[in-house]
Molecule: Bacterial RNase P class A
Organism: Bacillota bacterium
RNA sequence: CGAGCAGACUGAGUGGUCGCGGGCACAUGGCCGCGAGGCAGUGUCUGAGGAAAGUCCGAGCUCCACAGGGCAGGGUGCUGGGUAACGCCCAGUGAGGGUGACCUCAAGGAAAGUGCCACAGAAACAUACCGCCUGAGUCAUCAGGUAAGGGUGAAACGGUGCGGUAAGAGCGCACCAGCGGUCUGGUGACAGGCCGGCUAGGUAAACCCCACCCGGAGAAAGACCAAAUAGGAGGGGGAUGACGCGGCCCGCUGAGCCCCUCGGGUUAGGUCGCUAGAGGUUCCUGGUAACAGGGACAGGAGAUAGAUGACCACUCUAGACAGAACUCGGCUUACAGGUCUGCUCGUUAU
Numbered sequence: 001c002g003a004g005c006a007g008a009c010u011g012a013g014u015g016g017u018c019g020c021g022g023g024c025a026c027a028u029g030g031c032c033g034c035g036a037g038g039c040a041g042u043g044u045c046u047g048a049g050g051a052a053a054g055u056c057c058g059a060g061c062u063c064c065a066c067a068g069g070g071c072a073g074g075g076u077g078c079u080g081g082g083u084a085a086c087g088c089c090c091a092g093u094g095a096g097g098g099u100g101a102c103c104u105c106a107a108g109g110a111a112a113g114u115g116c117c118a119c120a121g122a123a124a125c126a127u128a129c130c131g132c133c134u135g136a137g138u139c140a141u142c143a144g145g146u147a148a149g150g151g152u153g154a155a156a157c158g159g160u161g162c163g164g165u166a167a168g169a170g171c172g173c174a175c176c177a178g179c180g181g182u183c184u185g186g187u188g189a190c191a192g193g194c195c196g197g198c199u200a201g202g203u204a205a206a207c208c209c210c211a212c213c214c215g216g217a218g219a220a221a222g223a224c225c226a227a228a229u230a231g232g233a234g235g236g237g238g239a240u241g242a243c244g245c246g247g248c249c250c251g252c253u254g255a256g257c258c259c260c261u262c263g264g265g266u267u268a269g270g271u272c273g274c275u276a277g278a279g280g281u282u283c284c285u286g287g288u289a290a291c292a293g294g295g296a297c298a299g300g301a302g303a304u305a306g307a308u309g310a311c312c313a314c315u316c317u318a319g320a321c322a323g324a325a326c327u328c329g330g331c332u333u334a335c336a337g338g339u340c341u342g343c344u345c346g347u348u349a350u
Base pairs, nucleotide, nucleotide: 001346002345003344004343005342006341007340008339009338010337012315013314014313015312016311017310018309020047021046022045023044024043025042026041030039031038032037049321053332054331056330057329058328059327060326061218062217063216064215068250069249070248071247073214074213075212076211077210078092079091080090081089082088093107094105095104096103097102108209109208113207114206115203116202117201129150130149131146132145133144134143135142136141158176159175160174161173162172163171177199179196180195181194182193183192184191185190222272223271224270225269232262233261234260235259236258237257244252245251280297281296282295283294284293285292286291316319
């Protein structure tokens, strides 16, 4: 210099004017509302993201038994650790890919059982089509042995070689692969050594088996308050247990209740939930790391028809994807341009 790999960060800036949402302080005088309550004034502070997105996992919180047992159903699936928890993260193991930095993996069990393995092929799990060998023969062929060779196929009776045999064959032997046992190392997945009998097809994102986990609904959850009004009429069910615990059974609860039809009343009422949170920045300590513990610091949206905008001036590389709605931890997806760190390969020079 060229080509790459991994990780982190940024996501136009500065100033002014006007407007909109919110917090705090002052003022208790103004306005609106039947009311619960709200608005306005002055000052001051503040107002989208790394993904706010998809709503795909896991939680907090709320209500229903502060959620109970069983069945059904669903999820996860190498090992160890982290975490509130996870299908997430970290560190490893194994397999596959790359010259390499590094990347990818839905990675338990096929020796519990069942099923399936298209086409081709004789045969897809117990079978002989051609061939080879032996025997018989009426010379058409038949019986038996045989997986070394041919042929089919994604996959064909462990592979290669030597011996052996009528021909062959783990029939015997050596090495390799696989299986079982044992020893050593490791917390473990596993790795290495030794020994053994010689062999067992694949498929579990097929049923199934094993281990672990899972109750439901969601912020229109839910709590309090105000206003309105008639808990009206008819029918049915119900302490022999209705309704509820959103599949079923058990179990619990225990009634002026529940269901259907008809006829009516009432405000898209107010306040809270609503943002201080398993939070952020930085430093120290422990740990390979994820992360944990401790100290210091700042206070950075909270609407409910829903604010976060418009204009002007200047600068630059002329600005991508995109907009909070209860809150967190993840994952996934979208993204113009720019910055930094570590590493690999190639070439050249020293």